[in-house]
Context: one part of a larger RNA
RNA sequence: GGAUAAACGCUGGCGGCGCACAUAAGACAUGCAAGUCGAACGGACUUAACUCAUUCUUUUAGAUUGAGAGCGGUUAGUGGCGGACUGGUGAGUAACACGUAAGCAACCUGCCUAUCAGAGGGGAAUAACAACGAGAAAUCGUUGCUAAUACCGCAUAAGCUAGUAGCAUCGCAUGAUGUAGCUAGAAAAGGAGCAAUCCGCUGAUAGAUGGGCUUGCGUCUGAUUAGCUAGUUGGUGGGGCAACGGCCUACCAAGGCGACGAUCAGUAGCCGGACUGAGAGGUUGAACGGCCACAUUGGGACUGAGACACGGCCCAGACUCCUACGGGAGGCAGCAGUGGGGAAUAUUGCACAAUGGAGGAAACUCUGAUGCAGCGACGCCGCGUGAGUGAAGAAGUAUUUCGGUAUGUAAAGCUCUAUCAGCAGGGAAGAAAAUGACGGUACCUGACUAAGAAGCACCGGCUAAAUACGUGCCAGCAGCCGCGGUAAUACGUAUGGUGCAAGCGUUAUCC
Numbered sequence: 001g002g003a004u005a006a007a008c009g010c011u012g013g014c015g016g017c018g019c020a021c022a023u024a025a026g027a028c029a030u031g032c033a034a035g036u037c038g039a040a041c042g043g044a045c046u047u048a049a050c051u052c053a054u055u056c057u058u059u060u061a062g063a064u065u066g067a068g069a070g071c072g073g074u075u076a077g078u079g080g081c082g083g084a085c086u087g088g089u090g091a092g093u094a095a096c097a098c099g100u101a102a103g104c105a106a107c108c109u110g111c112c113u114a115u116c117a118g119a120g121g122g123g124a125a126u127a128a129c130a131a132c133g134a135g136a137a138a139u140c141g142u143u144g145c146u147a148a149u150a151c152c153g154c155a156u157a158a159g160c161u162a163g164u165a166g167c168a169u170c171g172c173a174u175g176a177u178g179u180a181g182c183u184a185g186a187a188a189a190g191g192a193g194c195a196a197u198c199c200g201c202u203g204a205u206a207g208a209u210g211g212g213c214u215u216g217c218g219u220c221u222g223a224u225u226a227g228c229u230a231g232u233u234g235g236u237g238g239g240g241c242a243a244c245g246g247c248c249u250a251c252c253a254a255g256g257c258g259a260c261g262a263u264c265a266g267u268a269g270c271c272g273g274a275c276u277g278a279g280a281g282g283u284u285g286a287a288c289g290g291c292c293a294c295a296u297u298g299g300g301a302c303u304g305a306g307a308c309a310c311g312g313c314c315c316a317g318a319c320u321c322c323u324a325c326g327g328g329a330g331g332c333a334g335c336a337g338u339g340g341g342g343a344a345u346a347u348u349g350c351a352c353a354a355u356g357g358a359g360g361a362a363a364c365u366c367u368g369a370u371g372c373a374g375c376g377a378c379g380c381c382g383c384g385u386g387a388g389u390g391a392a393g394a395a396g397u398a399u400u401u402c403g404g405u406a407u408g409u410a411a412a413g414c415u416c417u418a419u420c421a422g423c424a425g426g427g428a429a430g431a432a433a434a435u436g437a438c439g440g441u442a443c444c445u446g447a448c449u450a451a452g453a454a455g456c457a458c459c460g461g462c463u464a465a466a467u468a469c470g471u472g473c474c475a476g477c478a479g480c481c482g483c484g485g486u487a488a489u490a491c492g493u494a495u496g497g498u499g500c501a502a503g504c505g506u507u508a509u510c511c
Stems, first nucleotide, its partner, number of pairs: 001511004006507005013383006019376001021341001027338002030336003035081003040078002043075004050068004055063003088294003098218007107211002112207007120154001122152002129144006160185005166179005190199003220266003227257003232254008269291004273284004296317005319330004347373001349372003355369001356367004386416004396407004420452001423446004430438001455500005460481003466495005476483002
């Protein structure tokens, strides 16, 4: 000098774009943050018009009551898809976690795309509901009824899977691909519509996307850590997995790692990048993007294409809350917000209008993702606080050798202008037909008044800028050298000056 997720002191006009708990991965009141589908299903509630019956009347008609069927609407439950995405945090992790380059002839992949082949015929339940019961509650039990795209057999099987004996081609060792055989095995669901048709369902192949696994290289400090290791290293059999594998298990062998630093200890999420530097390098990993890990602490599995699952389940621990003491409920490292810690970090805001996501045939619903607004000079950038003229060099102030000198064209005065702010009028784009939170915002126009808008640090040398007074090794200053003991350009104040400027200094950290 540059930089910062900064803080502190003094000061503070406006706008744009960014950023904002680095500390207690400490504890959390309250609200919201993941739902959706009635075009899968049976009910329940509600209802315009209709039909039949009944009763009454001012009997070509109108009204009342009941039943039936039924359109529309709402929806607790069964069922489907989604709650594995998005969002948060960086505790753990020195590791195939990450980065990079390869491999899988050892793998999986819902939704999506393309192609091929299908969907025949049955069955048994169960929630809801009703009745009864238990409990303070959370919730639960018994009996009875019912539906499905829920569940279960049977049939069919071009592909597919397993076994089996071949052939051809190829390779990278285990082998891979293709082909025609035989034996055995495994499917399916309907809904909407007058219909056409559309949306679904089953099996298979290929793709795309997303993942899983393996490997080479790279990846902090300490030897005042030198030895470490028994599922340890390898083999065989078996099990398990989507898949390879001590992943697990039984047996067998005695291996495996290590001064090219094992093990242990400390520290740490990694990267694209960011800062600095001429570069080499050093430092760093806030925001944005990719990957990983975690979700009160520890463990476990279930469901599922996908989790060992932040707003799912079970167990254990700590903590908090309710309780009729028998038993229950909870998890903000989502968005706001609270108290706590701290030098220190924001609103319990608006909207789904846009972009994107989930569900749905759609209308649409949900979305604290997101878009916006609010707060903070926290940062960067831009603008303004006026311009011209004006010497009686006014007054005041400071100083003085008392003549003057400085402040100083500075002010006043005169002539102008109107950026910003304020006032009035108009008023967007963002939105493809409709739909705008932002927002009467940005922006434009008009009138109006120099009005409403300057501070901070420094002035001994380094280092741009000096005098007076006060103080008297005191009070104090200080980044280094050093100032201060009676004329201090170094302390304090004043005047003047220098530098930067809505900021200026200080502190902290990095180069």
Predicted 3D model of a 511-nucleotide part of an RNA (small-subunit ribosomal RNA, 5' domain) from an uncultured bacterium. The full RNA is in RNAcentral, with records from ENA, Greengenes and SILVA.